[in-house]
Molecule: Bacterial RNase P class A
Organism: Janthinobacterium aquaticum
RNA sequence: GAAGCAGGCCAGACAGUCGCUGGCCGGUGCAGCAAUGCACUGGCGGGAGGAAGGUCCGGACUCCAUAGAGCGGGGUGACGGUUAACGGCCGUCCGCUGAAAAUCCGGGUUGGCGUACUUGUACGGCAGCACGGUAUAAGGCGAGGAACAGGGCCACAGAGACGAGCGUAUUAAGUUACGGUGAAACGCGGUAACCUCCACCUGGUGCAAUUUCAAAUAGGCACGCGAUGAUGUUGCUCGCGGAGCGUGCGGGUAGAAAGCUUGAGCGCCGGAGUAAUCCGGCGCCUAGAGGAAUGACUGUCAUAGCGCCGACCGCAAGGAAGGCGCCGUAACAAAAUCCGGCCUAUCGGCCUGCUUCACUU
Numbered sequence: 001g002a003a004g005c006a007g008g009c010c011a012g013a014c015a016g017u018c019g020c021u022g023g024c025c026g027g028u029g030c031a032g033c034a035a036u037g038c039a040c041u042g043g044c045g046g047g048a049g050g051a052a053g054g055u056c057c058g059g060a061c062u063c064c065a066u067a068g069a070g071c072g073g074g075g076u077g078a079c080g081g082u083u084a085a086c087g088g089c090c091g092u093c094c095g096c097u098g099a100a101a102a103u104c105c106g107g108g109u110u111g112g113c114g115u116a117c118u119u120g121u122a123c124g125g126c127a128g129c130a131c132g133g134u135a136u137a138a139g140g141c142g143a144g145g146a147a148c149a150g151g152g153c154c155a156c157a158g159a160g161a162c163g164a165g166c167g168u169a170u171u172a173a174g175u176u177a178c179g180g181u182g183a184a185a186c187g188c189g190g191u192a193a194c195c196u197c198c199a200c201c202u203g204g205u206g207c208a209a210u211u212u213c214a215a216a217u218a219g220g221c222a223c224g225c226g227a228u229g230a231u232g233u234u235g236c237u238c239g240c241g242g243a244g245c246g247u248g249c250g251g252g253u254a255g256a257a258a259g260c261u262u263g264a265g266c267g268c269c270g271g272a273g274u275a276a277u278c279c280g281g282c283g284c285c286u287a288g289a290g291g292a293a294u295g296a297c298u299g300u301c302a303u304a305g306c307g308c309c310g311a312c313c314g315c316a317a318g319g320a321a322g323g324c325g326c327c328g329u330a331a332c333a334a335a336a337u338c339c340g341g342c343c344u345a346u347c348g349g350c351c352u353g354c355u356u357c358a359c360u361u
Base pairs, nucleotide, nucleotide: 001357002356003355004354005353006352007351008350009349010348012301013300014299015298016297017296018295020047021046023044024043025042026041027040028039029038030037031036049332053343054342056341057340058339059338060337061206063204064203073202074201075200076199077198078092079091080090081089082088093144094142095141096140097139104133105132106131108129109128110127111126113124114123115122116121117120145197146196150195151194152191153190154189162187166179167178168177169176210258211257212256213255220249221248222247223246224245225244232240233239265284266283267282268281269280270279271278272277305326306325307324308323309322312319313318
């Protein structure tokens, strides 16, 4: 330098203005004995992602009996490790795959060389070129237990495809040998990504879980009052009307609160281990809404894109550091109980490592 791979990181920056959501510290007013609540308002901090997504696995947590037994169902499947757990991850083994160049092999073609002679042919070996193949690197992929427990199935080709028959030769004897095809053929073949067997795991429910407080109206229960007229109409009395009314308790609904974000947390350093991962020390707190906030605008600039110029390189075609202008923030997409994974989507950019080959020193 070329080619092939693997992994990690970022997901525009800064400043200003106006909002939204939630927190803390205040102020004013109202209610209240107070605690505190409500309304308005001032100040200062916080406010989406690498996948927040799909909801496909695994857990925490919750209630159902502290979820136990049998049957059935479902899942996993080399070996070892890791973990809260897993179908995840790490390491090893096995199988398959994996190359532009280079290695090796094959035939072809071109050009030298050698030998032979019939002198332009044959043979041999060498080099170049393109083609085809082989074995592999880093890496990638694997539904990778069992086929003498049993059942099923085996395309095309082939006379015959699962269980023995068939043909030819042979022998005392289905006694022995061979049989084009095909992955497999006269056999104790293949297939478990068909059933099955073996080992291990596995109860259901998902934060709309679950818990607490608790109106109005209606209904329930208890007590009291009520046709000797309650309650209502009304400020009161009369009048009218005519069967309920008052108090207390309890259940449920609306609503409110908890669950809710300090956690298998994050960063740095050190140690153990090949690694996944684990241990120790120090530091940090980083959304918590509830039909659901996390936004909009302005300015400056970086990136990408487009146009023009262009030192320099080159005979030329052309390449090109850099400069100026335009554009105006750009992909996938957005929390909803929380974690560990997997899968899928993704503009543009940055960094690191591995393998092979070529050249130079």